This is a predicted structure of an 82-nucleotide RNA (c-di-GMP-I riboswitch aptamer) from Candidatus Laterigemmans baculatus.

This record gives sequence, C1' cells and structure tokens, in this order.
RNA sequence: AAUCGAUAAGGGCAAAGCGGUCGUGAGGCCGUGACGCAAAGCUAUGGGUCCACCCCGUGUGGUGGAUCGCCAGGCUGCCGAA
Repeated sequence: AAUCGAUAAGGGCAAAGCGGUCGUGAGGCCGUGACGCAAAGCUAUGGGUCCACCCCGUGUGGUGGAUCGCCAGGCUGCCGAA
C1' cells in the first nucleotide's frame, strides 16, 4: 500500500412514525425519532421500481421526472485485529 472487516478505539449517518413545508404526483427539505448501516459518503452511468403527460397508432410505445437505505458500476474516506 492492497485485500479484508474484529465483542478493538474514536466516532459518523439516520428507517418507520409524528409535526411543518415544497411539489399534480412519485417524492424532496427542516425538526423530532432510531429500524438499522463498514461507506446508509458523493455520483442518476447501467438495470429495477415508482410518478406525470402524450398518441391517429394503445404496444414489449414515446417524452419528462423520482428513487443511491433496490441491485450493480465509478470517485473518495476513518481505524488496523485476524
């Protein structure tokens, strides 16, 4: 340094619910609250799922959006047992 992740150390993040707020909606943000997480840090690149709209054509269609705590990829990071 890499791989790896321990009854280690210092810590970190924060599900659902509830309150407020933005949005047509999926959902986001703030507060509260902890289900959990060794990347539950960042990224919408691929797939999945969800939402809205369009069509003379109704499909294995199209366009735009959401989700990173759905899976994977990319970038970065604390510690150092086996």
Its mean pLDDT, the model's own confidence on a scale to 100, is 88.
The model forms 95% of the base pairs in the Rfam consensus.